The RNA shown here (SAM riboswitch aptamer (S box leader)) has 124 nucleotides and comes from a bacterium.
The sequence was found by an Rfam model in a public genome assembly.

[in-house]
RNA sequence: AUCUUAUCAAGAGCGGGCGAGUGACAGGCACGAUGAACCCGCAGCAACCGUCUCCGUUUCGGCGGAGGGCCGAGGUGCUAAUUCCUGUCCCGAACAUACCAUUGUAAUCGGGAGAAGAUGAGAU
Numbered sequence: 001a002u003c004u005u006a007u008c009a010a011g012a013g014c015g016g017g018c019g020a021g022u023g024a025c026a027g028g029c030a031c032g033a034u035g036a037a038c039c040c041g042c043a044g045c046a047a048c049c050g051u052c053u054c055c056g057u058u059u060c061g062g063c064g065g066a067g068g069g070c071c072g073a074g075g076u077g078c079u080a081a082u083u084c085c086u087g088u089c090c091c092g093a094a095c096a097u098a099c100c101a102u103u104g105u106a107a108u109c110g111g112g113a114g115a116a117g118a119u120g121a122g123a124u
Stems, first nucleotide, its partner, number of pairs: 001124008013042005021031003025087004043079003048075002050071001052067006083116001088113006094105003
């Protein structure tokens, strides 16, 4: 980097350095000199891997499956806003047109699916 798969409504910040950007992209809307991004230190959240228990299998090194919470040693991740919101499609409302049966939405609200993105695990 690519592919597969799971999750994304909850949770968790202080100090130091530096000095103007940041929230992936686009639009919006926010955050930021009462200090952005980034780096360092410490702390925390969470429970993907893991730890633990059980079962199967084994060439005894392991491998596969299932399960739990007052597990949290270790590997990642994360610590403004739902993944900040929307982006494509569908359904409903509402509104408008129209005039009794439809049509439209480029603007409003709600719901569903997806795309994109992020993170973990596995593979190449």